[in-house]
About this RNA: This is a predicted structure of a 1395-nucleotide RNA (small-subunit ribosomal RNA) from an uncultured delta proteobacterium.
RNA sequence: UGAACGCUGGCGGUAGGCCUAACACAUGCAAGUCGAACGGUAACGGACCGCUGGGAUUCCUUCGGGAUGACCUUGGUGCCGACGAGUGGCGCACGGGUGAGUAACGCGUGGGUAAUCUGCCCUUUAGUUGGGGAUAACAGUUCGAAAGAACUGCUAAUACCGAAUAAGUCAAGUCACUCUGCGGAGAGACUUGGGAAAGGUGGCUUCGGCUGCCGCUGAAGGAUGAGCCCGCGUACCAUUAGGUAGUUGGUGAGGUAAUGGCUCACCAAGCCUGAGAUGGUUAGCUGGUCUGAGAGGACGAUCAGCCACACUGGGACUGAGACACGGCCCAGACUCCUACGGGAGGCAGCAGUGGGGAAUCUUGCGCAAUGGAGGAAACUCUGACGCAGCAACGCCGCGUGUGUGAAGAAGGCUUUCGGGUUGUAAAGCACUGUUGAAUAGAAAGAAACAACGGUUUAAAACACCGUUCUGACGGUACUAUUUGAGGAAGCACCGGCUAACUCCGUGCCAGCAGCCGCGGUAAUACGGGGGGUGCAAGCGUUGUUCGGAAUUAUUGGGCGUAAAGCGUGCGUAGGCGGACUGUUAAGUCUGAUGUGAAAGCCCUCGGCUCAACCCGAGGACCUGCAUUGGAUACUGGCAGUCUUGAGUCCCGGAGAGGAUAGCGGAAUUCCUAGUGUAGAGGUGAAAAUUCGUAGAUAUUAGGAGGAACACCAGUGGCGAAAGCGGCUAUCUGGACGGUGACUGACGCUGAGGCACGAAAGCAUAGGUAGCAAACAGGAUUAGAUACCCUGGUAGUCUAUGCCGUAAACGAUGGAUACUAGUCGGUGCGGGUAUUGACCCCUGCGCUGACGAAGCCAACGCAUUAAGUAUCCCGCCUGGGGAGUACGGCCGCAAGGCUAAAACUCAAAGGAAUUGACGGGGGCCCGCACAAGCGGUGGAGCAUGUGGAUUAAUUCGAAGCAACGCGCAGAACCUUACCAGGCCUUGACUUGUAUUUGUAUGCAGCCUAAAAGCUGCGGACCUUCGGGAACAUUUACACAGGUGCUGCAUGGCUGUCGUCAGCUCGUGUCGUGAGAUGUUGGGUUAAGUCCCGCAACGAGCGCAACCCCUACCCUUAGUUACCAGCGUUUAGUCGGGGACUCUAGGGGAACUGCCGGUUUUAAGCCGGAGGAAGGUGGGGAUGACGUCAAGUCCUCAUGGCCCUUACGGCCUGGGCUUCACACGUGCUACAAUGGUUAGUACAGAGGGCAGCAAACCCGCGAGGGGGAGCGAAUCCCAAAAAGCUAAUCUCAGUUCGGAUUGGAGUCUGCAACUCGACUCCAUGAAGUCGGAAUCGCUAGUAAUCGCGGAUCAGCAUGCCGCGGUGAAUACGUUCCCGGGCCUUGUACACACCGCC
Repeated sequence: UGAACGCUGGCGGUAGGCCUAACACAUGCAAGUCGAACGGUAACGGACCGCUGGGAUUCCUUCGGGAUGACCUUGGUGCCGACGAGUGGCGCACGGGUGAGUAACGCGUGGGUAAUCUGCCCUUUAGUUGGGGAUAACAGUUCGAAAGAACUGCUAAUACCGAAUAAGUCAAGUCACUCUGCGGAGAGACUUGGGAAAGGUGGCUUCGGCUGCCGCUGAAGGAUGAGCCCGCGUACCAUUAGGUAGUUGGUGAGGUAAUGGCUCACCAAGCCUGAGAUGGUUAGCUGGUCUGAGAGGACGAUCAGCCACACUGGGACUGAGACACGGCCCAGACUCCUACGGGAGGCAGCAGUGGGGAAUCUUGCGCAAUGGAGGAAACUCUGACGCAGCAACGCCGCGUGUGUGAAGAAGGCUUUCGGGUUGUAAAGCACUGUUGAAUAGAAAGAAACAACGGUUUAAAACACCGUUCUGACGGUACUAUUUGAGGAAGCACCGGCUAACUCCGUGCCAGCAGCCGCGGUAAUACGGGGGGUGCAAGCGUUGUUCGGAAUUAUUGGGCGUAAAGCGUGCGUAGGCGGACUGUUAAGUCUGAUGUGAAAGCCCUCGGCUCAACCCGAGGACCUGCAUUGGAUACUGGCAGUCUUGAGUCCCGGAGAGGAUAGCGGAAUUCCUAGUGUAGAGGUGAAAAUUCGUAGAUAUUAGGAGGAACACCAGUGGCGAAAGCGGCUAUCUGGACGGUGACUGACGCUGAGGCACGAAAGCAUAGGUAGCAAACAGGAUUAGAUACCCUGGUAGUCUAUGCCGUAAACGAUGGAUACUAGUCGGUGCGGGUAUUGACCCCUGCGCUGACGAAGCCAACGCAUUAAGUAUCCCGCCUGGGGAGUACGGCCGCAAGGCUAAAACUCAAAGGAAUUGACGGGGGCCCGCACAAGCGGUGGAGCAUGUGGAUUAAUUCGAAGCAACGCGCAGAACCUUACCAGGCCUUGACUUGUAUUUGUAUGCAGCCUAAAAGCUGCGGACCUUCGGGAACAUUUACACAGGUGCUGCAUGGCUGUCGUCAGCUCGUGUCGUGAGAUGUUGGGUUAAGUCCCGCAACGAGCGCAACCCCUACCCUUAGUUACCAGCGUUUAGUCGGGGACUCUAGGGGAACUGCCGGUUUUAAGCCGGAGGAAGGUGGGGAUGACGUCAAGUCCUCAUGGCCCUUACGGCCUGGGCUUCACACGUGCUACAAUGGUUAGUACAGAGGGCAGCAAACCCGCGAGGGGGAGCGAAUCCCAAAAAGCUAAUCUCAGUUCGGAUUGGAGUCUGCAACUCGACUCCAUGAAGUCGGAAUCGCUAGUAAUCGCGGAUCAGCAUGCCGCGGUGAAUACGUUCCCGGGCCUUGUACACACCGCC
């Protein structure tokens, strides 16, 4: 917000309610009225007549009846009231509806009408005389289904028609006047001619007439309404650029109320248009409404003004007014009736129906009020209007209770289990009575008209007073009484924007979402619950509009790099324009007047209880237009003057400026001839295509031809730009410097337009040496339609004509003025000085570098501006689609210029920052490469992994940084896996209640074992009741889980990496991210130190402090040691405290000293001394962080899951499988060796459920044995390589030991699956290992053995120990990893990126 949809819904007031199909419409109503215009009388009533019938009552009665006859009924009479149809008058042109059409004088605003009309109304004036002939109704006849029509006859009028009269009326003419917009208009006098009427109804009457009211006619004026014309304003498209024949104008005529090509005839050829004609699309316009600070933007429902339309199209008639919504005619479509001949109709009036649609109401009441039509009036009509009804559609108001109430109830939700929250909320207690319900009372809206009475008056009158009468709404508003908390709350939201949080469910599913974005097992974002927040009879959603949006920028933006300067000039229109004077008054400023309708908005009062709303009064506003008076600074116009802007003349020099013609040398290529011989050529390294024995390449001489002009050459010069480079001549353009003179604003810019415009391309004719798209061949490559090579055609060149584009760039349009400097280049001058040149100072033009202020998002620009200003032009408005399509123009073509939309994305982009990265750069490290030594990869075996297999082969680890890893040791156990058998408060923790029993223990049965069953045995305290502890039964809380999630976690660990880095405070710089410090110059292993520096300091890292080791001193000597003394088989013993050693404490090494070098630095190099020298060697020590690295199976732990099982117990099996693949190792392949014999020298460890000696047995493993030792004492314990000697003699061997057979030993409950060892026998592969790949820089590699942890047993693994003991490093190009600086970046999950 005229809304719609979803959920919900108590009351009242007030306003609005088909935005769509101007689609079609059933039914009813919406325009009639007047009898005081008329002829009349169908209906009704009255009166009269009294015909027909009935008949109360009363009277009379001969009781048969008669009379009376209210009343009813029938009939008659226009006599009255009235009135169907008709004639006539007025109205029907208003009111009501709709917005289809219309881009227009349609609307708005202001004017004009001297170019006009105007019924009813008002004022004034003069009249209303006297005649005539018809016609409807009606009657009759006829036709037709109907609608309706025809003919004959009668009749009236305020119907119709002559005549009379009439002016100040109309027409024509004459005379003179006034005004004027100069076209004309007005008014006066005179003459001629034309030209009116109607009555009705009252009063009085002496009946002759007089008079009131309402009508009628002529004329003048007014008011109101209308017509026409004009200025200005009024949507979009130029991918609509030309339109127009009644077209433009004139003359004449016609037509109109009136101007006019409005129409016609003739004449002329005009008219409109870039200030947008014509065409197309859309649209009723306005007051206003919504929004906005305003300027604007959007809209044009309701109310009001104007316009247009009335089924569609056309036409006129009547009339004051129409080309007429509820009139006519014609045509068309549609609907209906029909006897098929023919007729009828028009809801965009009020209701209502169908249809369309997301969507919009009752076939209501009333004329009581307001307004309208007719009427003299009563009155009639009025779907205008007043009311009611429907729907929360909007706005406004009210209510759904108020107070009190903590045991903070119950219930819900949640929880850290304590509580918290819902929540004073409820209940309870005490109140109130809006609203609702019931009952009763009860308005205002009413004042007029009218009727009656009165005042006034000659009389009357609506001039006044009084009384009476009239209400749809409606027994409604309102008031009172009673009743009673009783009947009355929802909706959306709760991740941020944005106020409001938790639980459960779900598990990238279901779903949410305005934007960002949520959801993949702990979702404040989905769904539900609880709680909360917001609004509230509503709340949300959707659509639409404005705002925010300075995001079309007039106010109020931009164009070097974000979108955006035309490639460049010349110049038309246009825009803008120097100094002075005068004039004008168009712009401008100011005053006044008119207008700018009302309503609305705003202000002050007023009325509904308030408010919304409404009325009245006043104000303000309507920013506009028009007329008019004034001002004159500025702008403009006009006139005059000036010289500084601009230009001309003269002198001068500079220049690849342009055009034409001629000339020149070097070089390439080709041709000829000579010399000469096998190659040449080509490449980064190479090769091939190619050339060459038919003589190339090379070289000499001569010739031909084309193209281009080395050096000079320069951020040098010239040109508008494109562009211009040998020399000479001719022609020619421009700029600049100097000097005086002249013109006198002649200027700047420039839409369209015109011209020039690199290269490529096109056309024609030439030319063609070199180069070279296409093409061919050779290479390269996975491929190579490329890069490289050999060839080679268009083309490149000339002339002529096209093309018209480029990163045509300074990515910077042109002009003018102003605003610090410093240093160059170039051209021409001046000054000083000089013989002259140079130097120095200086002016103008061009051209560079740096830089102040200022500007800029930053980068940067900065007198050559991107600064400060003015003028003009061009251009931009998110990215893609797309500079594309279509259309148009240009072009021979290629194509160019102009230039969209659908659709799609939430970005695209600029500058700078920090990182990361680079087959970027610089510097520097590291067993990184190189130099070496030894391995792995081949063999056999061991071990781990993958795969396969399996009932199970438990699980984890996955590039480096998983794979002899977790596992420092799987036969059972371990063990988590599988099969089978069992248990269910449980093997284990804590607690409650309960049963039984003295507990633990021992034995037996059963079994595969566990489980189960049975028996034996019997501890402590005691008040003798019992208790404690333990076991057991039952029940409950709970236990338990190597189940899942290492991407929920803690802790621990790996890795980059022992790499030298990572940060902070303050200050400074920057809009900011950030920078600086930490960069730079040196130096170091090191961000180590020094110097410098807008930085100064500090922290975590580095180093040092700690441990081991190397030397010395000292203290202390047992289990260690033994020089000297004694002693012995033996440091065995005495003894010693010297030495070794042990283990405590110290010292020592710090670039301290010397020389050189470097910046008199830090440091580096060399040297001395020293056990050790520049961190001596080794270890421990791991910054900020990275890898969602590893681990839930060490431990801890959130959540989830299992609970007679995913828990627990047991037996057996499996983790030990085996076509295969990989990693890590061991042993080898042998002579630097094997074997045999002899012999020497360690260190560090371990030992009581242990190590175990001597001695004995066994070939041996081992057995027996048991001294000694809880260990510097004893034991393990033999060290081995080595050395000495012998043998083997190059072979599958006396190498190698796998595999297998047999026999044993040991450990253990048990060696079958599945242990280790020993002996005898067997004696496999293997003869040094492809591609590839690993470790190591010194006591290191290599090689040799020894010990330990784990462990009953089991070691080629792991952790340690010592013995022997090398080679090599020129060096930093390369590979890998890393550090610092710098650079590029479209990367930031960061190159395993992006695309």